[in-house]
RNA sequence: UCGCGAUAAAGGCAAACCUGGCGAAAGCCAGGGACGCAAAGCUAGAGGGGCUUUCUUGUCCUGCAAGUGGACGGGUUGCCAGCCAGCUGCCGAC
Repeated sequence: UCGCGAUAAAGGCAAACCUGGCGAAAGCCAGGGACGCAAAGCUAGAGGGGCUUUCUUGUCCUGCAAGUGGACGGGUUGCCAGCCAGCUGCCGAC
């Protein structure tokens, strides 16, 4: 230096859930809490994927019709890095 990740050391993060707050939602923030994590650090307009969608739009169903309600999509919006990916990085048994 590269690989690798130990019943090592020093530390770190914190799922579900609960409480409070923000949001239409996904989700986020703070506190509590630990399922886990060697990148569970950073990056979400210019990689893939997922979620959401106040708003808008197509088809279908309902309806005499305007409309209303519903199902499945498109656009748009916002979000997720603890899905993959990219970038950076602590320690050192082997």